The RNA shown here (c-di-GMP-I riboswitch aptamer) has 87 nucleotides and comes from Oxobacter pfennigii.
RNA sequence: AAUUGUAAAUAGCAAACUCAUCGAAAGGUGGAGACGCAAAGCUACGAGUCUAAAGCAGUUUACUGCCAUGACAGUCGGGUUGCCAAU
Numbered sequence: 001a002a003u004u005g006u007a008a009a010u011a012g013c014a015a016a017c018u019c020a021u022c023g024a025a026a027g028g029u030g031g032a033g034a035c036g037c038a039a040a041g042c043u044a045c046g047a048g049u050c051u052a053a054a055g056c057a058g059u060u061u062a063c064u065g066c067c068a069u070g071a072c073a074g075u076c077g078g079g080u081u082g083c084c085a086a087u
Base pairs, nucleotide, nucleotide: 002087003086004085005084012037013036018031019030020029021028022027035074041080042079043078045077046076047075048072049071050070055066056065057064058063
């Protein structure tokens, strides 16, 4: 430096549920909790998924449809940084 994650060591993250809080929602943050994770670190660049406040359209005035400028990195790929070990 490259490849790999079978064995070991040291550390790390934290799904669901639940409580608080922010948010229109999706979802975020914190507490609690561990299903899992060798990038479950970072990055919305490509694909995908979720939501639909505002806006637009329809309309029986109560709703419906469209739409991301809102989200998801623990959906996949790309980019980028990094621990330990083996070869």

Background: Its Rfam family is "c-di-GMP-I riboswitch aptamer". About the family: GEMM was predicted in a large-scale screen for bacterial structured RNA regulatory elements. Model confidence (mean pLDDT): 86 of 100. Taxonomically the source falls in Oxobacter (Bacteria, Bacillati, Clostridia, Clostridiaceae).